Context: one part of a larger RNA
RNA sequence: GGCGUUUGGUGGAUGCCUUGGCAAUAAGAGGCGAUGAAGGACGUGAUACUCUGCGAUAAGCCAUGGGGAGCUGAGAAUAAGCUUUAAUCCAUGGAUCUCCGAAUGGGGGAACCCACUUGAAAUAAUCUUUAUUAAGAGAUUUUUCUAAUUAUGAAGGUUAUUUAAAUCAAGUACUUUUUACCUGAAUACAUAGGGUUUAAAGAGCAAACCUAGGGAACUGAAACAUCUAAGUACCUAGAGGAAAGGAAAUCAACAGAUACUCCGCUAGUAGUGGCGAGCGAACGCGGACCAGCCAAGCCUUGAGUGUGAGCAGAAUCGGUUGGAAAACCGAGCAAUAUGGGUGACAGCCCCGUAUGCGAAGCAUGAUAGGAUAUAUUAAGUAGAACGGGACACGUGAAAUCUUGUUUGAAGAUCGGAGGACCACCUUCGAAGGCUAAGUACUACUUAUUGACCGAUAGCGAACCAGUACCGUGAGGGAAAGGUGAAAAGUACCCCGACAAGGGGAGUGAAACAGUUUCUGAAACCGGACGCCU
Numbered sequence: 001g002g003c004g005u006u007u008g009g010u011g012g013a014u015g016c017c018u019u020g021g022c023a024a025u026a027a028g029a030g031g032c033g034a035u036g037a038a039g040g041a042c043g044u045g046a047u048a049c050u051c052u053g054c055g056a057u058a059a060g061c062c063a064u065g066g067g068g069a070g071c072u073g074a075g076a077a078u079a080a081g082c083u084u085u086a087a088u089c090c091a092u093g094g095a096u097c098u099c100c101g102a103a104u105g106g107g108g109g110a111a112c113c114c115a116c117u118u119g120a121a122a123u124a125a126u127c128u129u130u131a132u133u134a135a136g137a138g139a140u141u142u143u144u145c146u147a148a149u150u151a152u153g154a155a156g157g158u159u160a161u162u163u164a165a166a167u168c169a170a171g172u173a174c175u176u177u178u179u180a181c182c183u184g185a186a187u188a189c190a191u192a193g194g195g196u197u198u199a200a201a202g203a204g205c206a207a208a209c210c211u212a213g214g215g216a217a218c219u220g221a222a223a224c225a226u227c228u229a230a231g232u233a234c235c236u237a238g239a240g241g242a243a244a245g246g247a248a249a250u251c252a253a254c255a256g257a258u259a260c261u262c263c264g265c266u267a268g269u270a271g272u273g274g275c276g277a278g279c280g281a282a283c284g285c286g287g288a289c290c291a292g293c294c295a296a297g298c299c300u301u302g303a304g305u306g307u308g309a310g311c312a313g314a315a316u317c318g319g320u321u322g323g324a325a326a327a328c329c330g331a332g333c334a335a336u337a338u339g340g341g342u343g344a345c346a347g348c349c350c351c352g353u354a355u356g357c358g359a360a361g362c363a364u365g366a367u368a369g370g371a372u373a374u375a376u377u378a379a380g381u382a383g384a385a386c387g388g389g390a391c392a393c394g395u396g397a398a399a400u401c402u403u404g405u406u407u408g409a410a411g412a413u414c415g416g417a418g419g420a421c422c423a424c425c426u427u428c429g430a431a432g433g434c435u436a437a438g439u440a441c442u443a444c445u446u447a448u449u450g451a452c453c454g455a456u457a458g459c460g461a462a463c464c465a466g467u468a469c470c471g472u473g474a475g476g477g478a479a480a481g482g483u484g485a486a487a488a489g490u491a492c493c494c495c496g497a498c499a500a501g502g503g504g505a506g507u508g509a510a511a512c513a514g515u516u517u518c519u520g521a522a523a524c525c526g527g528a529c530g531c532c533u
Base pairs, nucleotide, nucleotide: 001532002531003530004529005528006527007526008525009524015518016482017481020453021452022450023449024448025447026446027445028444029442030441031205032204039100040099041098042055043054044053046078049075050074051073061094062093063092064091065090066089070082071081072080105114106113107112115172116171117170118169119168120163121162122161123160124159125158126157127156128155129154133151134150135149137146138145139144174202175201176200177199180196181195182194183193209240210238211237212236213235214234220227224274250257251256261288262287263286264285265284271279272278292434293433294432298370299369300368304364305363306362307361310357311356312355316331317330318329319328320327332348333347339351340350341349383407384406385405386404387403388402389401390400393419414429415428416427417426418425469476470475489517492504493503494502495501
């Protein structure tokens, strides 16, 4: 050095587990904000730090209801306290709520700096009110009653004077609308405009869904320019719990239908298209839902229903094994009873569950009463020309809708449409407006479910994670779960440096379960023994 047997170290695979995720279903809710939000900074405890809670009233204050023995949140203990005179805790309502932030008195490099106005105190005078005490007048035998005045004391208002250093509180942004007043042009009265003032609203944030205004490119066409991607991504504005749309100047075809929205067909059809790539309807049919109108609503009442802290809520013992019984054996009881926990697998040990009940607040809301309102036919419009856009439809034979420019009717005896256009026929009434349901979505709450994951998986994040760390910045972005039933977390002794680490001892069922902790594979590195060289 090799081979074999064996025993360790290292390492953290595997197995088992789950506090966390993922995807749904059913309900709820669909907003918060100048009454200062979302999000933060700084504080706040007997306490150095972090998280959570809270805000100088600061792990809290008050009230109502529940509840009934413990409590002072977590990491994490100790001290000191609270509590049947009902604490802690739970629900609801209120109070407080530093500073930043739309941030709004001005500024600013967020959590900082600098202001203005008003509010103060003392003394004196005067007025009003009230009551005590004292003096004092009248009536009355006294008690007692009545009333004028004076002094003293208290509270408030007004005026004057004096002192005013600091702190504190409130107000002071902009825009729009609005109240009242002062001014005030062309232009005489006036009006516009300007100024002061009153009141109200708006502003910002938030996951998707929605509407509107703007609006790409990569790509495809096997290149590329019309075209496509696509009115997509993205930007902007705005709204609601949905939004939008909506009661025919609609379709249809000689028969008729009857607002809108959404779904399945019609149909990859008719069409459109460098007739390429591609794009792509409608009529009609079947469903979901149904509602019409010119106010459907508003105010009061509040039968009931839901939610809701919570309350009640059946039934088990003995033996054996074991560290431990829920296992096994035996004997019972209950049952319309998911599930979780308890030292192994529990209907009857605990929490619960089925079921029944439940205050306030909140939501919804029958009924009854009241008040108010109830439009009146739409002109620079329809149409035309030129240039665009939208319609499945790329200018085409191109109707229809829309409109930048230029024009420009009729008036129900009228007008529009029925895919150029004309006639007949049919049908509807533009140029005002509103409208639930069916439809879309889920940041959030509650309940439930899973041939979903089980720590390299599942959210990036099971753990103090959008953290540590990286980047000037926009931004990027981890790793990291498991002792044991219970800390019972190894008193005491020894070696060692009053270490680290170990050996005894002790706990425990187990310590090869010792906090680097369940199990503990492989790579990799040793020890012992045997054989060979």